Source information
A computed fold for a 344-nucleotide RNA from Naumannella cuiyingiana, annotated as Bacterial RNase P class A. Taxonomically the source falls in Naumannella (Bacteria, Bacillati, Actinomycetes, Propionibacteriales). It matches the Rfam family "Bacterial RNase P class A". It is annotated as a ribozyme. The coordinates come from a structure-prediction model, not an experiment, and the mean pLDDT is 76. The RNAcentral record of the sequence draws on ENA and Rfam.
RNA sequence: CGAGCCAGCCAGGUGGUCGCGGUGCGCAUCGCGUACCGAGGAAAGUCCGGACUCCACAGAGCAGGGUGGUGGGUAACACCCACCCGGGGCGACCCGCGGGAAAGUGCCACAGAGAACAGACCGCCCCCGUGAGGGGGUAAGGGUGAAACGGCGGUGUAAGAGACCACCGGCAUCCCGGGCGACCGGGAUGGCCAGGCAAACCCCACCCGGAGCAAGACCAGACAGGCUGCGUUCGAGGGUUGCUCGCCCGAGCAGCCGGGUAGGUCGCACCAGGCGGUCGGCAACGGCCGUCGCAGAUGGAUGAUCACCCGCGACAGAAUCCGGCUUAUCGGCUGGCUCGUCCC
Numbered sequence: 001c002g003a004g005c006c007a008g009c010c011a012g013g014u015g016g017u018c019g020c021g022g023u024g025c026g027c028a029u030c031g032c033g034u035a036c037c038g039a040g041g042a043a044a045g046u047c048c049g050g051a052c053u054c055c056a057c058a059g060a061g062c063a064g065g066g067u068g069g070u071g072g073g074u075a076a077c078a079c080c081c082a083c084c085c086g087g088g089g090c091g092a093c094c095c096g097c098g099g100g101a102a103a104g105u106g107c108c109a110c111a112g113a114g115a116a117c118a119g120a121c122c123g124c125c126c127c128c129g130u131g132a133g134g135g136g137g138u139a140a141g142g143g144u145g146a147a148a149c150g151g152c153g154g155u156g157u158a159a160g161a162g163a164c165c166a167c168c169g170g171c172a173u174c175c176c177g178g179g180c181g182a183c184c185g186g187g188a189u190g191g192c193c194a195g196g197c198a199a200a201c202c203c204c205a206c207c208c209g210g211a212g213c214a215a216g217a218c219c220a221g222a223c224a225g226g227c228u229g230c231g232u233u234c235g236a237g238g239g240u241u242g243c244u245c246g247c248c249c250g251a252g253c254a255g256c257c258g259g260g261u262a263g264g265u266c267g268c269a270c271c272a273g274g275c276g277g278u279c280g281g282c283a284a285c286g287g288c289c290g291u292c293g294c295a296g297a298u299g300g301a302u303g304a305u306c307a308c309c310c311g312c313g314a315c316a317g318a319a320u321c322c323g324g325c326u327u328a329u330c331g332g333c334u335g336g337c338u339c340g341u342c343c344c
Stems, first nucleotide, its partner, number of pairs: 001340010012309007020038008040315001044326002047324005052212004059245004064208005069083005084098001085096004099203002104201002106197003121142002123138006150168002153165003169193002171190008216266004225257006237249003271293001273292008
């Protein structure tokens, strides 16, 4: 200097004028004045997890759903961190569909003899036959294919073959060492050598009440009941995914026809909060100290204008709140690490 990898930050700025929403204070009849604050890194998707509210005092099983290496973090998680194993990359790093295929079922097109209790086309060997050809053996060589029942060298054989042997690989059993663990390293014995897919159904292990701020609480206001069926302790009906059992509540319930109301307040932002310092930890993160208050609308708040600057402005607007994930995206800044080239 170039090319990469990982992490973090910013999100037009400054000043003035008018306009909009909230809170506090002052005045005050409606209202006015003043100080401060006022859309995001994703506010989006509604995919996970919770806080909170109600059922409700709330048990068990089945169904259903979720996760899938180990250890940690967290309120919790399918998230985050570290590590193990497998795969990719020269590397920094990245990805993971990460338990089980001898429990069962299923799929692997075409080609090929044969694709999982596999298998004989070419070839090789033996026998019969004048010959064509026929019978038997074989799975080491060739071919087909994405994939063909371990590799290599020998012994052996009619020709071959783990049939046998040495070495290697995988697997099983046992032992030793390291590690919290997943696992890693080493040794001994054994010819045990039977593909892939479970993000196919399934099996195994662990986890899971439901509904949702239009939750829910309070205030105000208005009205009109009628019919039918069942039931009142021999229990109708109900208990917030479905079913069963248990338990509990229970005098009304269910269906149809008809009438009235739709307003207001709370929930509503001080919290798993932000920032700074320090300590612990590889890290995620946690403890302690200090400091700050940073939107709460509801016919739904940020607009207009002037001047200067420059990144010439992309994706894009809170509606109960928070932790994540995913998707969209103009431009800028910082730190660390890897590779290559050149110079000293």